[in-house]
Context: one part of a larger RNA
RNA sequence: CCCGCAACUAGACGAAAAGACCCCGUGAAGCUUUACUACAACUUGAUAUUGACACAAGGUUAAUUAUGUUGAGAGUAGGUGGGAGCCGCAAGGCGCCAAUGAGACACCACCCUUAAGUAAUUUUGUGCCUAAUUUUCUCCCAUGAAUCUGGGAAAGAAGACAGUGUCUGGUGGGUAGUUUAACUGGGGCGGUUGCCUCCCAAAAAGUAACGGAGGCGUUUACAAAGGUUGGCUUAGGUCGGAUGGAAAUCGACCUGGACGUGCAUACGCAUAAGCCAGCUUUACUGCGAGGGCGACGACCCGAGCAGUCACGAAAGUGGAAGUAAGUGAACCGACCACCUCAUAUAGGAGAGUGGAAGAUCAACGGAUAAAAGCUACUCCGGGGAUAACAGGCUGAUCGCGCCCGAUAGUCCAUAUAGACGGCGCGGUUUGGCACCUCGAUGUCGGCUCAUCGCAUCCUGGGGGUGGAGAAGCUCCCAAGGGUUUGGCUGUUCGCCAAUUAAAGCGGUACGCGAGCUGGGUUCAGAACGUCGUGAGACAGUUCGGUCUCCUAUCUGUUGCGGG
Numbered sequence: 001c002c003c004g005c006a007a008c009u010a011g012a013c014g015a016a017a018a019g020a021c022c023c024c025g026u027g028a029a030g031c032u033u034u035a036c037u038a039c040a041a042c043u044u045g046a047u048a049u050u051g052a053c054a055c056a057a058g059g060u061u062a063a064u065u066a067u068g069u070u071g072a073g074a075g076u077a078g079g080u081g082g083g084a085g086c087c088g089c090a091a092g093g094c095g096c097c098a099a100u101g102a103g104a105c106a107c108c109a110c111c112c113u114u115a116a117g118u119a120a121u122u123u124u125g126u127g128c129c130u131a132a133u134u135u136u137c138u139c140c141c142a143u144g145a146a147u148c149u150g151g152g153a154a155a156g157a158a159g160a161c162a163g164u165g166u167c168u169g170g171u172g173g174g175u176a177g178u179u180u181a182a183c184u185g186g187g188g189c190g191g192u193u194g195c196c197u198c199c200c201a202a203a204a205a206g207u208a209a210c211g212g213a214g215g216c217g218u219u220u221a222c223a224a225a226g227g228u229u230g231g232c233u234u235a236g237g238u239c240g241g242a243u244g245g246a247a248a249u250c251g252a253c254c255u256g257g258a259c260g261u262g263c264a265u266a267c268g269c270a271u272a273a274g275c276c277a278g279c280u281u282u283a284c285u286g287c288g289a290g291g292g293c294g295a296c297g298a299c300c301c302g303a304g305c306a307g308u309c310a311c312g313a314a315a316g317u318g319g320a321a322g323u324a325a326g327u328g329a330a331c332c333g334a335c336c337a338c339c340u341c342a343u344a345u346a347g348g349a350g351a352g353u354g355g356a357a358g359a360u361c362a363a364c365g366g367a368u369a370a371a372a373g374c375u376a377c378u379c380c381g382g383g384g385a386u387a388a389c390a391g392g393c394u395g396a397u398c399g400c401g402c403c404c405g406a407u408a409g410u411c412c413a414u415a416u417a418g419a420c421g422g423c424g425c426g427g428u429u430u431g432g433c434a435c436c437u438c439g440a441u442g443u444c445g446g447c448u449c450a451u452c453g454c455a456u457c458c459u460g461g462g463g464g465u466g467g468a469g470a471a472g473c474u475c476c477c478a479a480g481g482g483u484u485u486g487g488c489u490g491u492u493c494g495c496c497a498a499u500u501a502a503a504g505c506g507g508u509a510c511g512c513g514a515g516c517u518g519g520g521u522u523c524a525g526a527a528c529g530u531c532g533u534g535a536g537a538c539a540g541u542u543c544g545g546u547c548u549c550c551u552a553u554c555u556g557u558u559g560c561g562g563g
Stems, first nucleotide, its partner, number of pairs: 001563008010555003015548001022383004027379002029375004035178005041171003045167005051129001053127010064116003068112001075105001078111005085094003133158004138153005181193003190210001194216006217364001218262001219321002226280007234258001235255006260269002263326001265324003284307004290301003296365001309318003332358001335355004340351002390437001391435001392433003396430001398426006407417002444519001445517003449511001450508005457482003460477006484498005525543004529538003
C1' cells in the first nucleotide's frame, strides 16, 4: 500500500416526509360578532276563507219639523225668483199701496246656515248568536288487531276568533353566501396613499428612498383682492425738530428692493405685479394658426378673426386674480333648456341632445348601491424572491490593547490609578444586512467523549515597586500538566456551603440528539390573571403531552487477520 472480518458513528449540509414555524396567494375551510347582504323562524297590520242580530259612537243621503234678533222699521227682514191678491160661509184677518231701510213682508216655488229625531246605507267598538271553521268524548265503517289515519253519525266545547294563503312594517349569527387594501430593509404595530413649493438632482428635461423641510382640499363681486384710466413710492439707518417717549407726525441725506404681494415656499415685481382714486363688469359669446407637456386618459399656453361691451382724448388694454396648489374619469337618478324620436292618436308616459348641480369615490385612474374579525383544530399552492436557529459579510455595541497625560499619589504624571479625547486588534455579546439552505441545515440545558487558542486560574522563569522580611500590586516569557464536591433553579449564568496549588476565559453548527436524555421552549386537552362583545389572544403563569431504523453503502476511526 491492497484485501477481508468485527466494531464505532464525526462527515457524506446522511435517509424519511414538495417545512407544520414565517411570509406570499385579490387560495380554501371551520368558527365569531353591534362586518355586509339574504333566508328560515317569530311578530305587526291589511285582505281572502268570513256569516246573522242588537246596542253605542261617527260619516253620507233622503224626506219631515224647526232654525236665522246691529240700527231704522208696529216687529226676530236667512237668500233668490214669481207676485196683487190670499185664507174664510160670513164677520174679519194678512198683504199690495205708503213708510223705514243696504235689502220688504201675504201666497207659491227653489235653495242656504244650524239643530233634532226618523228611515236607508256604511265605518268603528262592544255584546250576543250559529251555520262556515276548529276541537273533545262515544259509536259505526275501511278492518282480521290498533289509544294510528281517513270517512260517517250523535252529543258537547269554542266560534267568525283561531288556523291557513297573499301583500306588508319590524326583529332576526338560527342558517347561508361573501368581504375584511397596498407600500413596508420579513410580517404585525406605527406611519403613509391625491395635489403644490424647495433641497437631494450631478449648471437642458427627467430622476429613487419609511431621505430633509413646509403647505393645499380655498378666498375675493357691484363700497373687489376683477377690468381700465390717472396718480403715488415702500422699508431700514443717520442727522435735525414743542408736548412726543424705542414706535404717532415733519424735514434732509444714505442704503436699494431689505417693505409689500389674501395664504406655504420658490422665482418675480419700481415702467412697478406694491399703494391710492374715478368710472365700470371682458370673472363675455362663437372660434382658434401654432406650440408645451405627455404611455393613454388628461393637462397647459396662445397670437389672430367675428359679435357685443368696459375704460381711455387717443394709441390701446381687457376672454379674472404676479406665477406655480385649492381637486375626481365613467355609470346612475333628479333639475333647466332645446328641438329630434315617440309603436292607433295625444301638447301623454318615456327616450335623446346641450347645460349646470349631486363624490374626505381622501386607499384621491375611483373593483360593489352594499362588507369586520379569529384559527394553537386547521388545510392547499408556493418562497430561502422573506423572518426565527446556525453559518457568512459588517463590527455600531461588546472584549482586549496602544497613544496623549489633566488629575490623584505629602513632594513626584508614568510603584499604582488615570479624566477629556485619539488609534488599533479580536470576532465569545446585543445588533445591522438578508448571501447558501423553507421538494426540512432538529432548537436551550444536562450526560458521555473530547480537541484547539492564549488575552494564564494554579504550578515554572523573570523586570519594576510607594519591594525591609512575609504577604501583595503591576508588567514580560511560558499552553507541559492540572483546574473539586454539594444545596437551590429546566436552567447556561448566578447565589450559598465546604474544600483546594487552582477551582481560568474562550473557539469548535452558542463542539457533540443516524451517541443518550427531554426538565425548558414550541402542536392538539385543561385552568388562572389580563385583554377582547365574541371566536380567541398573551418573550404572562400552571398541570399534561409518541425523540423514527437490534439493519451503516461510502469517507473517517478502532481492533484482529491475510497478501